[in-house]
RNA sequence: GAGUUUGAUCCUGGCUCAGGAUGAACGCUAGCGAUAGGCUUAACACAUGCAAGUCGAGGGGCAGCAUGGUCUUAGCUUGCUAAGACUGAUGGCGACCGGCGCACGGGUGCGUAACGCGUAUGCAACUUGCCUCACAGAGGGGGAUAACCCGUCGAAAGACGGACUAAUACCGCGUACACUUACAGGAGGGCAUCCUUCGGUAAGGAAAUGAAUUUCGCUGUGAGAUAGGCAUGCGUCCCAUUAGCUAGUUGGUGAGGUAACGGCUCACCAAGGCGACGAUGGGUAGGGGAACUGAGAGGUUGAACCCCCACACUGGUACUGAGACACGGACCAGACUCCUACGGGAGGCAGCAGUGAGGAAUAUUGGUCAAUGGGCGAGAGCCUGAACCAGCCAAGUCGCGUGAAGGAUGACUGUCUUAUGGAUUGUAAACUUCUUUUGUAGGGGAAUAAAGAAUGGUACGUGUACCAUAGUGAAUGUACCCUACGAAUAAGCAUCGGCUAACUCCGUGCCAGCAGCCGCGGUAAUACGGAGGAUGCGAGCGUUAUCCGGAUUUAUUGGGUUUAAAGGGUGCGUAGGCGGCCUGUUAAGUCAGCGGUGAAAUCUAGGGGCUUAACUCCUAAAUUGCCAUUGAUACUGGUGGGCUUGAGUGUAGAUGAGGUAGGCGGAAUGCGUGGUGUAGCGGUGGAAUGCAUAGAUAUCACGCAGAACUCCAAUUGCGAAGGCAGCUUACUAAGGUACAACUGACGCUGAAGCACGAAAGCGUGGGUAUCAAACAGGAUUAGAUACCCUGGUAGUCCACGCAGUAAACGAUGAUAACUGGGCGUAUGCGAUAUACAGUAUGCUCCUAAGCGAAAGCGUUAAGUUAUCCACCUGGGGAGUACGCCGGCAACGGUGAAACUCAAAGGAAUUGACGGGGGCCCGCACAAGCGGUGGAGUAUGUGGUUUAAUUCGACGCAACGCGAAGAACCUUACCAGGGCUUGACAUUGAGUGAAAGGGCAAGAGAUUGUCCCCUUAUCUUCGGAUAACACGAAAACAGGUGGUGCAUGGCUGUCGUCAGCUCGUGUCGUGAGAUGUUGGGUUAAGUCCCGCAACGAGCGCAACCCCUAUAUUCUGUUGCCAACAGGUAAAGCUGGGAACUCAGGAUAGACUGCCGCGGAGAACGCGGAGGAAGGCGGGGAUGACGUCAAGUCAUCAUGCCCCAUAUGACCUGGGCUACACACGUACUACAAUGGGAUGUACAGAGGGCAGCGAAAGAGCGAUCUGGAGCGAACCCCAGAAAACAUCUCCCAGUUCGGAUUGCAGGCUGAAACCCGCCUGCAUGAAGAUGGAAUCGCUAGUAAUCGCAGGUCAGCAUACUGCGGUGAAUACGUUCCCGGGCCUUGCACACACCGCCCGUC
Repeated sequence: GAGUUUGAUCCUGGCUCAGGAUGAACGCUAGCGAUAGGCUUAACACAUGCAAGUCGAGGGGCAGCAUGGUCUUAGCUUGCUAAGACUGAUGGCGACCGGCGCACGGGUGCGUAACGCGUAUGCAACUUGCCUCACAGAGGGGGAUAACCCGUCGAAAGACGGACUAAUACCGCGUACACUUACAGGAGGGCAUCCUUCGGUAAGGAAAUGAAUUUCGCUGUGAGAUAGGCAUGCGUCCCAUUAGCUAGUUGGUGAGGUAACGGCUCACCAAGGCGACGAUGGGUAGGGGAACUGAGAGGUUGAACCCCCACACUGGUACUGAGACACGGACCAGACUCCUACGGGAGGCAGCAGUGAGGAAUAUUGGUCAAUGGGCGAGAGCCUGAACCAGCCAAGUCGCGUGAAGGAUGACUGUCUUAUGGAUUGUAAACUUCUUUUGUAGGGGAAUAAAGAAUGGUACGUGUACCAUAGUGAAUGUACCCUACGAAUAAGCAUCGGCUAACUCCGUGCCAGCAGCCGCGGUAAUACGGAGGAUGCGAGCGUUAUCCGGAUUUAUUGGGUUUAAAGGGUGCGUAGGCGGCCUGUUAAGUCAGCGGUGAAAUCUAGGGGCUUAACUCCUAAAUUGCCAUUGAUACUGGUGGGCUUGAGUGUAGAUGAGGUAGGCGGAAUGCGUGGUGUAGCGGUGGAAUGCAUAGAUAUCACGCAGAACUCCAAUUGCGAAGGCAGCUUACUAAGGUACAACUGACGCUGAAGCACGAAAGCGUGGGUAUCAAACAGGAUUAGAUACCCUGGUAGUCCACGCAGUAAACGAUGAUAACUGGGCGUAUGCGAUAUACAGUAUGCUCCUAAGCGAAAGCGUUAAGUUAUCCACCUGGGGAGUACGCCGGCAACGGUGAAACUCAAAGGAAUUGACGGGGGCCCGCACAAGCGGUGGAGUAUGUGGUUUAAUUCGACGCAACGCGAAGAACCUUACCAGGGCUUGACAUUGAGUGAAAGGGCAAGAGAUUGUCCCCUUAUCUUCGGAUAACACGAAAACAGGUGGUGCAUGGCUGUCGUCAGCUCGUGUCGUGAGAUGUUGGGUUAAGUCCCGCAACGAGCGCAACCCCUAUAUUCUGUUGCCAACAGGUAAAGCUGGGAACUCAGGAUAGACUGCCGCGGAGAACGCGGAGGAAGGCGGGGAUGACGUCAAGUCAUCAUGCCCCAUAUGACCUGGGCUACACACGUACUACAAUGGGAUGUACAGAGGGCAGCGAAAGAGCGAUCUGGAGCGAACCCCAGAAAACAUCUCCCAGUUCGGAUUGCAGGCUGAAACCCGCCUGCAUGAAGAUGGAAUCGCUAGUAAUCGCAGGUCAGCAUACUGCGGUGAAUACGUUCCCGGGCCUUGCACACACCGCCCGUC
C1' cells in the first nucleotide's frame, strides 16, 4: 500500500496478501564453472581404521634390521660369491629407566539465570614450565630400581617372588646474606589494613660439570614477556495464579587451609543478612562479537568464522604436574555392551571417516604433510583426520551458455471464429549468411617455493650476517594458452476471478475438485480438469515451515479510554512521581574539551588481486558504549538565607432536605368496641376466587398500632460518593462571601493501606399498620410454573454486627492555568432597601473559535497545555475454570487456556417494515340494491382413472383462461398399419408439360392397371425457357422435443396510483441531502405563497375519438310540413328541401360574469345565463420501476437433444372418462308471478360457397320455392320486458324444468363413443340457501330482449346494442389497498425479515 464487516458511507478493529531472509525439507526439471556450506532430531548406541608422540647428543642395553669382524660349510673364474654360527664393534633401535609434551590443537552445547558472559576497574591478596635480560653458582659422596635373566600363579588381562645393573632417575653433606621467616632501627611514600628502601642479628633452603665437541643443558635470585587466578561497579529471559527467604545463615575474634583474599573450613561471640528498585521459588536458556529484518527506534536469531565458558557414558574423588581435578590418564560407584575355561576381565567417536537408530532431513571407512601451524629433537628428521586438497549434494551466492543477423507465400499443423473468409501461434520455422563461449579431439602448460636446513664461499665481533650451488608440489598434466570440427552437446517451472503481470475453447454440472484472504462449482465456470494462447522467473521454478517487515496492531520515536475495547463506586492517605517567587553556595544530573579502552573478522567508503563477479587483500571510517580527567553553571537536584501570590489559620455576618441523638404533631391505613342501617360488597377488558343475614360494604363515635411525611416543590438546595424532605431541641461537620491580621510552599496526585458505600441478602434480639418475593386460589391461554384479580409468609421498620456489589452514569478520574459571547436562576458583597452597573461561588440552557468517525462537546470542554493515578489492545469461550485471599453463608476480589469464527462493533445515510404518530384518497368500510356459498344443469380446474385421458396457466394478477366454438380434420396424446433426401424448402445431370377420370386390392395411407383429351411462352423451327411432375447422388429438411431461471417481442399486476428523475449551484469527510420539505389548495408533484436553491425531463392535464346543443352545406336508397294525385292501407306517386336523419364544416364552457369566504393569491361555496358548469359523460392513452410474474405451444431465437425417429402419412380411439372437491355461469324455487289472446316502441350489426322475401306444406323443427339484394334501397327481422283482457289462488302447484322414453328435422363422407333443433309423453332436486363472500354511486345497479365473431353444424360463454329503470352515501373510528411527512429499528433476499431457547 491492497483485499475483507455494509444496500451504500465514515470510523474503530481484527484477519489476509504483495517484500526480504534460511544450516532448510518436499514436488517437477536440470548444461558448465568459481566460491562458501552440509545431523537443527537421539549429550542415542557404536563394528573397523586412523586422530600424540618424540629424544640414542640422558641411561642400561640389543628382540628385530643393516654393516663390519671372526669361524664353519658349499660353489668355483683362488679371492670373490652364497648359506649358517659367534661377536653391541658400527649404523640404528622394539620393549625398559629417564626428560619434555600429552592442560595445545580438534569436538559438542548436557548443565548453567551465574561475576557464567559483556564492559570498565582493582589485587598494598597471587601464580606462571618453555622464552628474553641481569647477577651468582655447580664441591664432595651414597644407596637403590626397571629392563634383561631365573621361577611361580592365571583361560586371559595381568600379577607376584628371587638375583644382577645404569643414568640428566633418587637421597644426605658442604657452600649461599642474593632469597624466605622472625626481631629491633633509620629514611621516603601511600589507598584503610600498609608499601618501598637502607644496613644489622638469628634460623632455613641449590645444582647434572651432564652430553656431544664449542654449543646445548643444570641450580639460585631479580626483572620482563606470555598465560592464568581472584575481587568489584554496571548490563544480561518469562511467571506475582511464586511474597516472604535465610543457621555457616550475616558479621566479629582466633586457628586451619590455599599460589592468593575470603565462612573456604572449624571453635567461640553477637543477631544479623536479602526482599515490591521483585528476594525466594518455578519454567526456559550456554554468553558475546555478530546475523536477518527495519527509514530508524526496535524485533527475532546465536548455524558457519572469531573470543570466553561448560562438558567428555552417568555421578563422585583425588594423584602427577608450571598448569588438570585431565575427551583418546588413574581410582570408586552405577547403567549398558563385549570376552570368558564362570574363577574373573575389557570398553567409552560430543576427534576424522564410517555403521545402526531417530527423523521431513544433512556427505568419503579418500590423498598429502608440498604449504601454514603444533609437539619432541643440537640437527637430519619423526608425528600431526590440526591443516591443505580431492570426492558427494542445485543446499546458498556469483558468473557463463543453450546461438547471432537476414528471412512473408505472413507456408503447414494446432487453436479460436461472425466459417467461400479472418485472427493467432509468428520472423517463429523452412531457407541464406555468420560466430564458436561451451563441447569433442589433438598439442603446449603454470604460479602457489621461499626461507630455514644441507654443501661451498666471504666478512668479522666465533656465532651471527651475506653470497652461490643443487634438491623439495598432495592438489595436477589442474588453471591457462594454441589448433581442428561443427549450430553442432544444452529449458524448464509456476501462474493467468480480484488483490496480481497474464483469456479463450472443450469437458464436468454444489459432482469431481480448487482455495493465502474474499470466495469459485447446482448445464453457456476467464476460479475445477484438459487444450491453445499469454504472463512471470529462469538452471532453476513452485510448495511447506520459521523470523522480521507491512502492523502507528503494545504506540520511547509513535495510540487510546462519553457512545467503538477501556475512568477505579467514593474519599482520606503511606511510599513514589511532580512542584511558586528572589538570592548565595555546591557541581550529582546536564553540556564541552582531552586521555584510555571499545580484539580480529563483519558492516560502510576509497583502492588492489583472481578474465568479470561472488570472493579476497590493503587503507580509512565506524564501533552510537564504558572509565578517567579538566572546565562551564542557564536549567533540574543537594544545601543556606529571604518573600507572599499557592495552601492554611483568624475575624464578621449570611446559607442549606449535610450528619447524629431525643421529643412532639396531624391526615391516611388497618384493627378493636359500641351505634345507625340492609343486601349486597369488592374486583375486572369482561369475570371469578374472596368478604357478607353469625349483619358485610357504607356511615357515626371512641380507642389502639405501626409505618410514611400531602400542599410548599422548582430546570431549586446540601453532601466526596452512596444519598438527604413533617415540626422542634441539643451536639456536630462543610463550602461560599467580605476583610487582609497571622504562618511562610506547609502544595498536587496517589500503588499498597484505611474508611465510607443504594437495594437485595445474612446473624442476634425486638417490632409488624401498609405493601409484598415465595406460596395458595380465581381468570386469560393451545399451554400460562407469567402479565390481571383475591389472599399471603419472609422482608419492608428499629438496635447491634456482617456483606461490599449496581446502567454505584455525566456510561466523561483528580488538580492547576489559559481561550468569545447570550438568556435564566440560588447564595453573598456592592453605605440604607426586596432597586442597580459590577463582582465571587454554584445550578440549567443556547451558541464563536477549536475539537470530534459522527452524534455532539463547547470557561461545569470531549478546546489548548502541565503533573499524577487507574484502565484498554478482534468476537466467542468468560468475568468462566484452576489456584490463592476475604466471607457464617450467599457470594466477592484476583483471573487464564484449549478450541472456534472472519468478522464482532460505533455513528450516521437511503429504503422497506411497525398490532408508532399526523394528514389524505379509493364501492376500502359504512348506508343501500342485487348476487355467490344450498338445488338441478352448463363450463373450467384439481384429484382419480386410463393405452391415451396432449400441453400450458396456480393468491389478488390460474380455474366460461390460451380455446372468436375437439364427431373426422383441428390434434400436439394413445393403439395399430405403412415411409426414410422424406409431408415442406434450396441446388440438381436427365426424362416428361402439369393436371384430370375410371377399374381392382386394402380400414386407409398406399399399390397395381387402363383410358382419354386439350394444350403454356419464344422460335432463326434446330431448339430454348418457366411453372409443375418423376428422378440417381448428395448437401440437407423436419421436431407443438428441453430450457420463459440463457433471450427478443408481446402481455398481466401494483395503478390512471401521483409519482420517478436530471443539470447547475449549495450543504455534508462521505453514503447522501437540498430542489421534491413547509403554509394553503387540487382528481393530480394541479396551482399559489414561502424557502439555498434556480431550472428542466418522463408522468398529470390538454391535444385524438364517441356522446349531449345549435348553425350552415349537401339531399339518395333517408324524410314528408305545405300543394296535387292515389290506395284496403302504405312517401305509393308528382313534387318539396321545411322537419327527422345521414355525412362534412363551424359555434359553444373559459371560473368568462356577480356575491361571499380566502392571504389583495391559488382556490372554494352560492347565483345568473345556458342544451351542457366548474375535469359535462364515456373511450383510447399506462412514468421510473416491482414480481428471475406469464408465454420457447402465435412468432423469432442462443445452447442442448432426436435423425429408418422425439420427423412425416393413415385408420380407429382419446382430449367428452367419474366415489369426489373447488371456481365461474345459466335456470329456478314463483302471484311485482305462470299461462292464453290481443296491441305497441329500438339500437347496433351481418349478408354472394351468402342473407334469402312473397306464396305453399307441416302442430313444429323444417321443407318446397327462388322475388330482391354485394345492400340508408332487398333479406336476416317476429324485438322482449311493457300495455290491455281472461285465467290460476299459495300447492312441490297451471311454479320449476332436470332426467328418461318414443317419433321426427337439419348440417355433414360420417352424429355409437360425441352435435343442435322439434313434437308428444315423463316431471327429479329445489319453498330464497351455514360460516363466509362478490359487484355496483346514475341512465349506474337491477331487469328485458336484439345482433355479431368463431362456424358445415354446435353458445347458459364472449364481444357489442338498445328498452324499462331504482335505492343509498351520516361519516372516515374500524377492515383492505395506496400517497405524503415524521419516529423507532439488531431488517436490506428488506416482517413471508431477523433471531432465542428446548427436544
The RNA shown here (small-subunit ribosomal RNA) has 1399 nucleotides and comes from an uncultured bacterium. RNAcentral holds the sequence, with entries from ENA and SILVA.